[in-house]
Context: one part of a larger RNA
RNA sequence: GGCACAUAGUGGAUGCCUUGGUGCUAGAAGGCGAUGAAAGACGUGAUAAGCUGCGAAAAGCUUCGGUGAGCUGCAAAUAAGCUAUGACCCGGAGAUAUCUGAAUGGGGUAACCUGAUACCAUUAAUAUGGUAUCGUUCCUUCCUGAAUAAAAUAAGGAAGGAAACGCAAAACCUGCUGAAUUGAAACAUCUUAGUAAGCAGAGGAAAAGAAAUCAAAAUGAGAUUCCGUAAGUAGUGGCGAGCGAACGCGGAACAGCCUAACCAUUAGUUGAUUAACGACGAUAGGAGAACACUUUGGAAAGAGUGGACAAAGAGGGUGACAUCCCCGUAUCCGAAAUCCAAGUUAACUAGGUGAAAGUAGCACACCACACGUGAAACGGUGUGUGAAGAUGGGGGGACCACCCUCCAAGGCUAAAUACUAACUAGCGACCGAUAGUGAACCAGUACCGUGAGGGAAAGGUGAAAAGUACCCCUGUGAGGGGAGUGAAAUAGAACCUGAAACCAUGUGCCUACAAGGUGUAAGAGCGGCUUUCGAGCUGUGAUUGCGUGCCUUUUGCUUAAUGAGUCUGCGAGUCAGUAUAUGUAGCGAGCUUAACUCCUUCCGGGAGGCAGGCGUAGGGAAACCAAGUCCGAAUAGGGCGUCAAUGAGUUGCAUGUGCUGGACCCGAAACGGAGGUGACCUACCCAUGGCCAGGUUGAAGCUACAGUAAAAUGUAGUGGAGGACCGAACCGGUGAAUGUUGAAAAAUUCUCGGAUGAGCUGUGGGUCGGAGUGAAAGGCUAAUCAAACCCCGUGAUAGCUGGUUCUCCUCGAAAUGCAUUUAGGUGCAGCGUUAUGUGUUGAUGAGUGGGGGUAGAGCACUGAAAGGGCUAGGGGACAUACCCGUCUACCGACCCCUAUCAAACUCCGAAUACCAUUCAAUAGAACAUAGCAGUGAGACAGUGGGGGAUAAGCUUCAUUGUCGAAAGGGAAACAGCCCAGAUCAGCAGCUAAGGUGCCAAAAUUAUACUAAGUGGAAAGGAGGUGGGAUUUCAUAGACAGUGAGGAUGUUGGCUUAGAAGCAGCCACCAUUUAAAAAGUGCGUAAUAGCUUACUCAUCGAGAGAUCCUGCGCCGAAAAUGAUUGGCGAUAAGUAUAAUACCGAAGCUCUGGAUGUCACUAGCCCCCCGUGGUUAGUGGCGUGGUAGAGGAGCAUUGUAGCAGCAGUGAAGGAGGAUGGUGACUGAAUCUGGAGCGGCUACAAGAGAGUAUGCAGACAUGAGUAACGAUAAGGACGGUGAGAUCCCGUUCCGCCGUAAACCCGAGGUUUCCUGGGCAAUGUUAGUCAUCCCAGGGUUAGUCGGGACCUAAGUCGAGGCCGAAGGGCGUAGACGAUGGAAAGCAGGUUAAUAUUCCUGCACGUGCAAAGUGAAGGGGACGCAUAAUGAAAAGUAACUAGGUUAUUGAAUUCUGAGAUGAUACUACGGUUGAUUCGUAUUACUGGACAAAGUGCCAAGAAAAGCCAACACGAAUAAACGCACCCCGUACCGCAAACCGACACAGGUGGGUGGGUAGAGUAUACCAAGGCGCAA
Repeated sequence: GGCACAUAGUGGAUGCCUUGGUGCUAGAAGGCGAUGAAAGACGUGAUAAGCUGCGAAAAGCUUCGGUGAGCUGCAAAUAAGCUAUGACCCGGAGAUAUCUGAAUGGGGUAACCUGAUACCAUUAAUAUGGUAUCGUUCCUUCCUGAAUAAAAUAAGGAAGGAAACGCAAAACCUGCUGAAUUGAAACAUCUUAGUAAGCAGAGGAAAAGAAAUCAAAAUGAGAUUCCGUAAGUAGUGGCGAGCGAACGCGGAACAGCCUAACCAUUAGUUGAUUAACGACGAUAGGAGAACACUUUGGAAAGAGUGGACAAAGAGGGUGACAUCCCCGUAUCCGAAAUCCAAGUUAACUAGGUGAAAGUAGCACACCACACGUGAAACGGUGUGUGAAGAUGGGGGGACCACCCUCCAAGGCUAAAUACUAACUAGCGACCGAUAGUGAACCAGUACCGUGAGGGAAAGGUGAAAAGUACCCCUGUGAGGGGAGUGAAAUAGAACCUGAAACCAUGUGCCUACAAGGUGUAAGAGCGGCUUUCGAGCUGUGAUUGCGUGCCUUUUGCUUAAUGAGUCUGCGAGUCAGUAUAUGUAGCGAGCUUAACUCCUUCCGGGAGGCAGGCGUAGGGAAACCAAGUCCGAAUAGGGCGUCAAUGAGUUGCAUGUGCUGGACCCGAAACGGAGGUGACCUACCCAUGGCCAGGUUGAAGCUACAGUAAAAUGUAGUGGAGGACCGAACCGGUGAAUGUUGAAAAAUUCUCGGAUGAGCUGUGGGUCGGAGUGAAAGGCUAAUCAAACCCCGUGAUAGCUGGUUCUCCUCGAAAUGCAUUUAGGUGCAGCGUUAUGUGUUGAUGAGUGGGGGUAGAGCACUGAAAGGGCUAGGGGACAUACCCGUCUACCGACCCCUAUCAAACUCCGAAUACCAUUCAAUAGAACAUAGCAGUGAGACAGUGGGGGAUAAGCUUCAUUGUCGAAAGGGAAACAGCCCAGAUCAGCAGCUAAGGUGCCAAAAUUAUACUAAGUGGAAAGGAGGUGGGAUUUCAUAGACAGUGAGGAUGUUGGCUUAGAAGCAGCCACCAUUUAAAAAGUGCGUAAUAGCUUACUCAUCGAGAGAUCCUGCGCCGAAAAUGAUUGGCGAUAAGUAUAAUACCGAAGCUCUGGAUGUCACUAGCCCCCCGUGGUUAGUGGCGUGGUAGAGGAGCAUUGUAGCAGCAGUGAAGGAGGAUGGUGACUGAAUCUGGAGCGGCUACAAGAGAGUAUGCAGACAUGAGUAACGAUAAGGACGGUGAGAUCCCGUUCCGCCGUAAACCCGAGGUUUCCUGGGCAAUGUUAGUCAUCCCAGGGUUAGUCGGGACCUAAGUCGAGGCCGAAGGGCGUAGACGAUGGAAAGCAGGUUAAUAUUCCUGCACGUGCAAAGUGAAGGGGACGCAUAAUGAAAAGUAACUAGGUUAUUGAAUUCUGAGAUGAUACUACGGUUGAUUCGUAUUACUGGACAAAGUGCCAAGAAAAGCCAACACGAAUAAACGCACCCCGUACCGCAAACCGACACAGGUGGGUGGGUAGAGUAUACCAAGGCGCAA
């Protein structure tokens, strides 16, 4: 380390439970609001954070009823109280009801600020406090009243009155505006759809509504609405996709009326009008039957025994399951007050004439009607035109006629219909904590986002807290051990049950020479249990054979193709309508009801209802006819029907499938919204403020001198310009490195660009989604941009990918053809399956009969093509006056001979295949009809072809096979090759392919060959070797070797410098010989020389050549070590032959399962048959993906029947036993209250894979890291514990900051005491953490009670479908204007706020308002002047500086001591006296100057004067409101998810060196960066 068992931990599945959901039924209700709503903020309790209640009268007050003993909410506890003089509680009616909100005096950043008038309180008076009133619009009345004399109008004012405003229930209704995704396999008319969305308005319903209706020829109907049907019909429609009526019929419910204009005048039927009374009912309640004992147990309601009630056996509770214990239930009774309102009573109420004009119609443009402009009526709108007048007008689907019917241009009208947030009562084959609402729990919460918006997790102790007194360990911890409670504590609050992953401990066996899917088959040893002592069961498993996961997708996967870390839970063909097929049931030439109504034992049934549907008759375009009819002249003929079998349908239920719907589940990128949210980032703009160390250069102009006729010009000085130069802050981002699970979702370090300008920046505003903004990059618009974000349409669509969950049985494909905006999709056909029917039709074999033009072959045709012959013709040469001719090593037709070639040649011509027919045997053969599919990517091998290169594991056809979908044996391994098709079991037998030395089952014999490890790489090459054939030579002596010879004419001739056999050309004779070339090769300058042919001798028997053939040899070089599979082998290689054996899931044998057929036997039946079912026997079958069919298992719930359970249900652990399997499930342990069995029914009904969802737990891994390398050390203290806390000391770092002060933002982080679980990247005694307490003091600081800018709102007004937009008066709005306080002291924490001192402002204070004026009042650059703070230097009284002195360092003022307090130690500090400056640097601020062009806010306060108008006091004194004020603030408290190397506006900012705010080192001060 592995396996097994046992015992723990972790974790929270499962079971049980339910307070919460969810769907529906019935009733009642259907609004609230200026009498201040909905919704909130803030308060309110003795203690009080949250929820609930309530409102300064504040968990409540008054009163009227109910009830009757306890009560002060959730919610314990303590304290203090209330209550029979009736509390608490329940119901009715009142009172109070802060602030916000329509919000309404004005304003505003909701819950805040700030007024006016009247009155009251208070004050000397102001201030201050209180009560009431003060909004806008509309209406009415009155008053005033212009231009314009009067009147009128506009306009203004007053009064009154009523009403409106806003909210909601995400519902229903009416109207206005109105998409897109989508479908049409594209898309534009069309569809989605008048849907979504927006807006306005109303009611409990709304809308519609009493015919200018509909019809159809009738003895018509008679408002509207809704349901059923008509009907998916008539129609409409790129006549595509689709859309889709009406009449009529059956039902629900029923209800009819009024008026304008004109005239005239008084009564009543009726009524929906008014008033009074008002039953029933609603809002609290009351009465309400009947049980005991024994037993088990912690507990009885269980079990047992014996009873009772029942108009009550619904339900819930009580220590387990209760009619009789409790609450209730059936039944009966009940209201002071309020609501509802049937009804009763009373009041009140008109008739006639008449009866709707910019209308009807028409034209144009549209809309709506099912109806898309169509022949398009009818209805509606806009513009234009424009009637009639009941002797009239509209309609009847263009239009006309006849006929019928109705009376527009005014209005009202219940019921039947739609919906349900809230209320009451109930029900469920609905859920039961990953379910059911998002939410069972303090949830629209925590949390995320600027915002619109998004949006969780989280239930269970026990009957009762009886919630562990006391003791021990420990830090007065955490946690644990005893003890105790309890039935149980392994029920101890992290609490019922307590599975798995994961992590441990113990015991048994195994494991350190051993290589792989972790199993399976065999199996020794060791351990345990039982034993009938034979053995059986069980744990482990040395060793051996075989053996490359699962899913998906594929021709094909171990693949190095996809997916899964593991476990647990969840997770995908459903429902509705319609159609069709099958099965089954009822009835049957018929079958069946729909809406609706009634009854009922009450939510389940029953009855009615015949409107309608389908069927019973067809044919035809139709009229129409009809067992026929249509075409036709036809009586012809033909089509479709009828018959004959007698022809069967229809309505339920179940199942298969199609269609319409999201339609098996998950998944886009997108599109649309007259729906919203965003300019706190960023782009640009507007208004108002701020910032830029230091150094350099030296334009114009000016001055002086020179110079000129005058200019020009020059020199020097002055001057201080510039999108000038260098360079900090500031802004930017050139290059590189680092970083890349970062310190950082863009940075750091070094380097770099701009830095008086088109500069940078703060605050407040403006502009936005097909839009903004853009010095323009498609950049930016909140870490998002070729169209933001949020929500909705929405479950968009997806011919695409992935996933799709239990078992067994039967059969079993395809990857082809045609078509396709089609090629990875689909339709039809082909191939599968199931049912029914036909009954040998199919296939194979044998026989017989056929046609063919392929392979082959051939050259007769068509063509190609080699050689020869013959030669027409042509070319050339000769010849030629011309006509004839001659020759030809040139080309060459036809013809002939020889040898050939062909997919598009055939004089010929098979094998197969195909067709027909006869016979035979076999069979999950064939055919037809109907239901349901899948497939339409194929792969390799053999053969025949095409393409290619007669390349490809290439491509494309045909044909066969295998794989696909096929396991087994062989080929080492190896889908497609060879053998062979797995129903199951067997420690039986025989074989196939292939094998038989060993690995590794099985072998020997015989004859040859091979020598190469050939076997176990090619063309090509070669005296390797075996066999065969032919031929030559050979005892008259061959071949090879050896010894000799190899001569002469002649150096042949020519050529040549030479050429003598041997450079070259020609010739190649002759002689002597046994033989010898006018020479085979070497060689020489040429000769020479050597040699060969040839001959003789020697030797003594075979030798040479050619061809065919078997097996070998060379050819043979690659990268980690090499493959006949290895070892190895001379056979164990190769060939031939023989015999034996091995060898598979093949065949056989034995036994079982199952399908089907046949036979036999039994049983069943409203149906008697080709029925159903059971058993037996026999035959033949049983590989299988997509797919079709059949039969079952399990889960949850329901009904019925019969049961189990505290003597222990479910669940968990366990797994004997049984079954082909899904599964079943005994004992034992745990558990502590419910649950099985059988039959039927209904489904949220079965998981391992979806980069699935949620949770838990692993792995990586005790690994990386611990966030600037400014740095810590020592000693002491505290403490259980100190690297980190505190103190001392030394060291180090910053120092234009890493110091100090403001603003924004945060919101208690501030201070003190206590604490250490978590937070802090370690620890922690510490903290910015936790708990408790404390802390922010203003007339003058900032803001308001003052002003205005950009901009915002906006009475009237103008404009717009609506919402709304713009805008005058006016108001709001700082970043600006105006504006009165300084010094010292004090606290743990505040101070310009408290205290002390010294000041100042406004008001009381006595009139204001208005118009006009002044003023307020303003740019940039630059050089000077004056000048505060501050610094440096020098100097001064004194003190200090360990030490005798000096130097040096630091400090730089005191003395006196009233008063008060006191812890007696001191603290406080009145009064008086005293305490030096100079020089230099510096430049806040002030007033003026110069230059330049881009020409540089407003209003109020304030000043002076004017007009109108009120009033007559005296100044000592008094008064002075609201808000902010703690703390951090370049950062650990803000913005960046963090105690984050980033970002963040303004002011001060010392010394030395230096031009300097650069840089370096230091001061004050602050730190050492949390390991």